[in-house]
Context: one part of a larger RNA
RNA sequence: UCGUGGAGUUUUUGAGGGGGUCUGACCUCAGUACGAGAGGACCAGGUUGGAGGCACCACUGGUGUGCCGGUUGUAGCGUCAGCUGCACCGCCGGGUAGCUAAGUGCCUACGGGAUAACCGCUGAAAGCAUCUAAGUGGGAAGCCCUACCCAAGAUAAGAAACUCGUCCCGCCGUAAGGCGGGUAAAGACACGGGGUAGACUACCCCGUAUAAGAGGCUGGCGGUGUAAGUUCGGUAACGGAUUUAGCCUACCAGUACUAAUAAGUC
Numbered sequence: 001u002c003g004u005g006g007a008g009u010u011u012u013u014g015a016g017g018g019g020g021u022c023u024g025a026c027c028u029c030a031g032u033a034c035g036a037g038a039g040g041a042c043c044a045g046g047u048u049g050g051a052g053g054c055a056c057c058a059c060u061g062g063u064g065u066g067c068c069g070g071u072u073g074u075a076g077c078g079u080c081a082g083c084u085g086c087a088c089c090g091c092c093g094g095g096u097a098g099c100u101a102a103g104u105g106c107c108u109a110c111g112g113g114a115u116a117a118c119c120g121c122u123g124a125a126a127g128c129a130u131c132u133a134a135g136u137g138g139g140a141a142g143c144c145c146u147a148c149c150c151a152a153g154a155u156a157a158g159a160a161a162c163u164c165g166u167c168c169c170g171c172c173g174u175a176a177g178g179c180g181g182g183u184a185a186a187g188a189c190a191c192g193g194g195g196u197a198g199a200c201u202a203c204c205c206c207g208u209a210u211a212a213g214a215g216g217c218u219g220g221c222g223g224u225g226u227a228a229g230u231u232c233g234g235u236a237a238c239g240g241a242u243u244u245a246g247c248c249u250a251c252c253a254g255u256a257c258u259a260a261u262a263a264g265u266c
Stems, first nucleotide, its partner, number of pairs: 002153001006164007016150003022050007034039001051108006060101004067094005072087006111145003118138004167182006187266003191207005214258002216255005222248003229242005
């Protein structure tokens, strides 16, 4: 952009496609069957792992270069004090959100169908025999379903619920209707503020007195670990008190202070 014969919003069916469908040990059965003994099961049931996959961050940790603290050298703010720049984030100790694995949840299940090799039943040709020629049963981690993911461009273009929707003019036509122009709704787009979404796009949310989506502010959670200043002790380095202080990013709430205004297109 076109189609799905009115437009739209939401929810779906599943033709078809995809991923996956792996494996050990131990216990019971049972020291049973079997075997002279040594040894030692099938079947059936249970427990727990490995590997792989999907998801997640409550726990354990990692990271956390826009959080907090300690500290070295040097430079600056006139000096002191207090700060700041640079030195791999200067180095070091911690650490929120997010991301994450080594962390923790789940899955690789049960069952059904048709079969392979193979094992059978009945059974002739061929009075016997024979699983096969007619007929018929069983039988795999494999195949098809069942479970998970995508999915109506599945052009045979599906289904359901709901919302909106009609009129005017011109031309052609007997009419149904067709073409062009205008008008209108639901809704969509565009624009703006953003996001656990994201390369862009897409997707999702919000857009004003009927607005808490973002920033700010306030409170909380959480982190760091007791600020500055003053005062006391000490000659001083420093220590104590004020002080579980001060500072505080992404987290959780509240609050229109700021900007999401207005005007557009279909």
The prediction has a mean pLDDT of 84.
The part of an RNA shown here (large-subunit ribosomal RNA, domain VI) has 266 nucleotides and comes from Candidatus Amesbacteria bacterium GW2011_GWB1_47_19.
Lineage of the source: Bacteria > Bacteria candidate phyla > Candidatus Amesiibacteriota.
The RNAcentral record of the full RNA draws on ENA and SILVA.